Predicted 3D model of a 92-nucleotide RNA (c-di-GMP-I riboswitch aptamer) from Oxobacter pfennigii.
[in-house]
Order: sequence, then C1' cells, then structure tokens
RNA sequence: AUCCGAUAAAGGCAAACUUAGGGAAACCUAAGGACGCAAAACUAUAGGGGUUAAAAUCACAUAAAAAGUGAUUAUGCCAGCCAGUUACCGAA
Repeated sequence: AUCCGAUAAAGGCAAACUUAGGGAAACCUAAGGACGCAAAACUAUAGGGGUUAAAAUCACAUAAAAAGUGAUUAUGCCAGCCAGUUACCGAA
C1' cells in the first nucleotide's frame, strides 16, 4: 500500500412513518423519527437495472371532435439495486 472488517476509538449517515412545502406523477426539500449502513459519501445523456408518464404518438370511443380509457416513449426521477470514483479508523 492492497485486500479485509472488532460487540475497538473518534465521529458520520438515516428506512418506514408524521408534519410543512414543491411536483401531473415518480420523487425531492426541511423538521421530527431510526429500519438499518464501513462508503447509506459522490456520479443518473455515453454501463446495466428500476420507477413515473405531464406531454407526444397510436388505438378504442364519436357523425366528427372534445372529455374519457388503454398501449408505447424520458425529455422527469431513483446511488439505501448492481456498477464506477474517492475516502476515515486499524484488531484479526
């Protein structure tokens, strides 16, 4: 130094849920709250995967539309799914 990870030390993060705000939604932000986490830090157009569908397109519907319903699509999101990058401590 790398791998590795103690019922070690010092610290750190914060799931669900609640309240407030934003958003079409997914989800995000703040406060509370701890299920957990050794990367639960960072990276989301050019690694994979997941999620949502405002809008668009197509179909249904209709005399024709509109409204409505369904399907597809990210340009919206997710790093606490894998991945990539960087990092604190140091028993075995």

Its mean pLDDT, the model's own confidence on a scale to 100, is 87.
The model forms 95% of the base pairs in the Rfam consensus.